[in-house]
c-di-GMP-I-GGC riboswitch aptamer from Anaerolineales bacterium UBA5796, 89 nucleotides, folded computationally.
């Protein structure tokens, strides 16, 4: 140290299920551990998900379809900021 161990001390917590919020994606709490050396923080670039509201088209009938993020995801990949421990190479 830009490296990362069958080390130590601690940490986080996927899916399922339960309760709640939300139009949804998803989020919060509980339970629970699949995993994680940044699975700590930031939606900045890409990506992904959703489409309430909006626009357009159809139907014109309460509706249907397409597009669209100002809604989400950092446990998808980059980038930025910060951080515990210390074997080997």
């Nucleotide at each position: 140290a830009a490296c990362g161990a069958u080390a130590a001390u601690g940490g986080c917590a996927a899916a399922c299920c339960c309760g709640g919020u939300g139009a949804a994606a998803a989020c919060c709490g509980g339970c629970g551990a699949c995993g994680c050396a940044a699975a700590g923080c930031c939606a900045u670039g890409g990506g992904u998900c959703u489409a309430a509201a909006g626009u357009c088209a159809c139907c014109u009938g309460c509706g249907u379809g397409a597009c669209u993020a100002c809604g989400a995801c950092u446990g998808c990949c980059a980038g930025g900021c910060u951080g515990c421990c210390g074997a080997a190479a």